[in-house]
Context: one part of a larger RNA
């Protein structure tokens, strides 16, 4: 000089577009933040019509199905194949979506809801009976598919891997709704595409030798078991290896990356929004479920903390959106909307959605506006100074004449909305536009020895005080204080803190 996710001091008119718990991954009121399908299934209510019987529409627990492993947060762990780059999987998953082959038969038995009983203060349960499916079981069928045996044909990369032939054994399935009576949604298998994820493995990116010797599942093999899949990933036996001054192993400190900030560059430093990729969900353990978790707002266990109680026992987890509290130099609203984008569910209206889109607060940063223009004295008046003569303050003002950015107050009023048409805007009567009014409503902070642009008076008297360096003050201090001038920046302007 730049810079910042800053603070702290004076000061503040307005607008756009960012950006706001860097500290304590502390605690933890209230609310909300994942539902959603009635065109799968029983039932129960409620409203219309109707004598009823049924009919329509419409809600609600529960069964069941999809989602809930996304989105949202924060950065503790992690020095690691953790992330970045290039690569492999002949060692592998993979639910919705796509394409393309076949296929869907016969049958069973329960059970929640729902009712009696019944236990508990609650949470929540325990018995009897009843009933559905696209819930569950059996059986059948086998284009394919798996495995097992016996062959072919091709190719590679050690194991082998693609195609294909017979045989044998084993493996599916669910229907629902509409009316245009054929489709559309679903369902089972198997092939193949997409996406998405798992593993592997060269290279690369802190600091410490005042860490030098580390290491028993440790390296390796075999046989097992275990994973979607290799693999000491586990076990059992053998073997005695393997790592290491190219830094092994300790210790400290740290999420990595695109990137950002310095810098002519080369490096230096940082990694806060935004994007990816990784890890966490009160600590610690654990496995169900499921295409996917070892699962932030599921489960178990165990701990510390809290709460609730009838004392017997129970509930909880804001590193999600606001909000409270603490800590702290410090960091906002317990707001509006699902219109829109994007996500869940659904055939489809819609439904849900603190993702998101928007307002609010903060000069916290960038960027823009304005806070008024011309005129106008040998130059009021107030101040400050003096050699007392004048010098400055200053064309500054006043005064004339001008515009109306901005403001105030009336009137129009958007795009953003796409989904066949129609409807549909949270933001908002906002942006923008038009008229009226009247210089109105709008300037400050910092410095003036020297570096460094900018001097006079009074005060003080090594005092009170100033200070980034050097240094100023002990009776004329351009260095302290105050006023008057003077510089520089401007809604800023300064100081502090970190970086270059």
């Nucleotide at each position: 000089g730049g810079a910042c996710g800053a603070a702290c001091g004076c000061u503040u008119g307005c607008g756009g577009c960012g950006u706001g718990c860097c500290u304590a991954a502390g605690a933890a009121a209230u609310g909300c933040a994942a539902g959603u399908c009635g065109a799968g299934c029983g039932a129960g209510u409620u409203g219309c019509a109707g004598c009823a019987a049924u009919g329509c529409a419409g809600c609600u627990a529960g069964c069941g199905g999809c989602g809930a492993a996304c989105g949202g947060u924060c950065g503790c762990g992690u020095a690691a194949c953790a992330c970045g780059u290039a690569a492999g999987c002949a060692a592998c998953c993979u639910g919705c979506c796509c394409c393309g082959g076949a296929g869907a038969c016969c049958g069973g038995g329960a059970u929640a809801a729902c009712a009696g009983u019944u236990c508990g203060a609650a949470a929540g349960g325990a018995c009897u009976g009843c009933u559905a499916a696209u819930a569950c079981c059996g059986g059948a069928u086998g284009g394919u598919g798996u495995u097992g045996a016996c062959g072919g044909u091709g190719g590679g990369c050690a194991u082998c891997c693609a195609c294909u032939g017979u045989c044998a054994a084993c493996c599916a399935a669910a229907c629902c709704a509409a009316u245009u009576u054929a489709u559309u949604g679903g369902c089972u298998u198997c092939g193949g595409g997409a996406u998405g994820g798992g593993c592997u493995u060269g290279c690369g990116g802190c600091c410490u030798a005042u860490c030098a010797g580390c290491u028993a599942g440790u390296u390796g093999g075999u046989g097992g078991g275990g994973u979607a899949a290799c693999g000491g990933c586990c076990u059992a036996c053998c073997a005695a290896g393997g790592c290491g001054a190219c830094g092994a192993c300790g210790g400290g400190u740290a999420g990595c990356u695109g990137g950002u900030c310095u810098g002519a560059g080369a490096g230096g430093a940082c990694g806060g929004c935004c994007a990816g990729c990784c890890g966490g969900a009160c600590u610690g353990g654990g496995a169900c479920u499921g295409a996917g978790a070892c699962a932030c707002g599921g489960c178990c266990c165990a701990g510390a903390c809290u709460c609730c109680u009838g004392c017997g026992g129970g509930g909880g987890g804001c590193a999600g959106c606001a909000a409270u509290u603490a800590g702290g130099a410090a960091u906002c609203u317990u707001g509006c909307g699902c219109a829109a984008u994007g996500g869940g569910c659904g055939a489809a209206a819609g439904c849900c959605u603190g993702a998101c889109g928007c307002a609010g607060c903060g000069a916290c940063g960038c960027c823009g506006c304005g806070u008024g223009a011309g005129g106008g004295a040998u130059g009021a008046a107030g101040u400050c100074u003096c050699u007392c003569g004048g010098g400055a303050u200053g064309u500054a003002a006043a005064c004339c004449u001008c515009u109306u950015u901005u403001g105030u107050u009336c009137g129009g009023g958007a795009u953003g909305a796409a989904c066949a048409c129609a409807a549909u805007g949270a933001c908002a009567g906002u942006a923008c536009c038009g008229a009226a009014c009247g210089a109105a409503u709008a300037a400050g902070c910092c410095c003036c020895g020297g570096c460094u642009a900018a001097c006079u008076a009074c005060g003080u008297g090594c005092c009170a005080g100033c200070a980034g360096c050097c240094g100023c003050g002990g009776u004329a201090a351009u260095a302290c204080g105050u006023a008057g001038g003077g510089g520089g920046c401007g809604a800023g302007c300064g100081u502090u803190g970190u970086c270059c």